[in-house]
The RNA shown here (FMN riboswitch aptamer (RFN element)) has 127 nucleotides and comes from a bovine gut metagenome.
RNA sequence: UCUUCGGGGCAGGGCGCAAUUCCCUACCGGCGGUACAGUCCGCGACCACAAGGGGUCUUUAUGGGAUCCGGCGUGAAUGAACCGGUGCAAUUCCGGUACCGACAGUGACAGUCUGGAUGAGAGAAGA
Numbered sequence: 001u002c003u004u005c006g007g008g009g010c011a012g013g014g015c016g017c018a019a020u021u022c023c024c025u026a027c028c029g030g031c032g033g034u035a036c037a038g039u040c041c042g043c044g045a046c047c048a049c050a051a052g053g054g055g056u057c058u059u060u061a062u063g064g065g066a067u068c069c070g071g072c073g074u075g076a077a078u079g080a081a082c083c084g085g086u087g088c089a090a091u092u093c094c095g096g097u098a099c100c101g102a103c104a105g106u107g108a109c110a111g112u113c114u115g116g117a118u119g120a121g122a123g124a125a126g127a
Stems, first nucleotide, its partner, number of pairs: 001127005012024003026112002028101002030043004038099002047075003053069007081097005103115003
C1' cells in the first nucleotide's frame, strides 16, 4: 500500500381490544489489554459542533450567497459483581448468588421487533 473478514438474542405461557415492549420464564454478549472478561482498564459505534477540502446552482464574479457530500479534531454521553476456592499470577478459570444493556418508531412501556445499517468501525487475517 492492496484484498478479505469484522454483533448476538424472547422458545413457552399469562392478562388484555391491543404488548416479542407489562408479568412468569427464556435467550444474547463487538474490539484491544491481562491467567481465558457483557460487569476491571482502554477503544469503537450513536449524538452535537467542526479544521481543511470537493460537487451543483446563483451572482454585481480571483469576491459573495444557497445547497449537497464528506469529516482533522473537540465535546457530551458511556450501563452493570460480589463472595469463596485453586494458583506465581485470575472482579477473566471453577462453585455460588446477582446485575447491565444508546437513539428513533410501534392500537401497550423494547438489550431481543422495525429503522438509520447490504452502513460504519475498534481491530483481525493474508499478500

RNAcentral holds the sequence, with entries from MGnify.